[in-house]
Notes
A computed fold for a 99-nucleotide RNA from uncultured Salinimicrobium sp., annotated as SAM riboswitch aptamer (S box leader). RNAcentral holds the sequence, with entries from MGnify. Taxonomically the source falls in Salinimicrobium (Bacteria, Bacteroidota, Flavobacteriia, Flavobacteriaceae).
RNA sequence: UUAUCAAGAAAGGUUGAGGGAAUAGACCCGUUGAAGCCUUAGCAACCCUCCCCCUGGGAGAAGGUGCUACAUUCUACUCCGUUUUCGGCAGAUAGAUAA
Repeated sequence: UUAUCAAGAAAGGUUGAGGGAAUAGACCCGUUGAAGCCUUAGCAACCCUCCCCCUGGGAGAAGGUGCUACAUUCUACUCCGUUUUCGGCAGAUAGAUAA
């Protein structure tokens, strides 16, 4: 810089109190074991391999990453609707991942 981010996929071991990126608020998860680390398994298909009627589509999954509570957990700024507090798979900012 570009693309994607409401789909999908967890067990065991170790350890022992925090965790859901950061700030604030909310809502959650957690001694029936959080985060971290290790092993195994899985998901997905960005890179990758093959095919086709090739700005695209289809199939695959050995390898490089990533991921496996909750929408990137939700809100914050702007816009729109409503009209004074709520709604919006609208946008921006920030962030994550890949190339």